Molecule: transfer RNA
Organism: Candidatus Aenigmatarchaeaceae archaeon
RNA sequence: GGGGUUGUAGUCCAACCAGGUUAAGACGGCUGGCUCCAGACCAGCUGAUCCAGGUUCAAAUCCUGGCAACCCCA
Numbered sequence: 001g002g003g004g005u006u007g008u009a010g011u012c013c014a015a016c017c018a019g020g021u022u023a024a025g026a027c028g029g030c031u032g033g034c035u036c037c038a039g040a041c042c043a044g045c046u047g048a049u050c051c052a053g054g055u056u057c058a059a060a061u062c063c064u065g066g067c068a069a070c071c072c073c074a
């Protein structure tokens, strides 16, 4: 330099191909209950689409460019 794959809460992971109701779930964190205390358990709360632009009535999803990680070629 060229090609491919991937980017979603603090962590992991769906939804993407085939656009459509509030972006679902697990772990975690916080508060309360329970307990002598803690753990476990129960109830509630909490937080996310890598960046910019485009298409569209509507974008996590499609298109373009960029950034980052990994792999292959040179």
Base pairs, nucleotide, nucleotide: 001073002072003071004070005069006068007067010027011026012025020057028046029045030044031043032042033041050066051065052064053063054062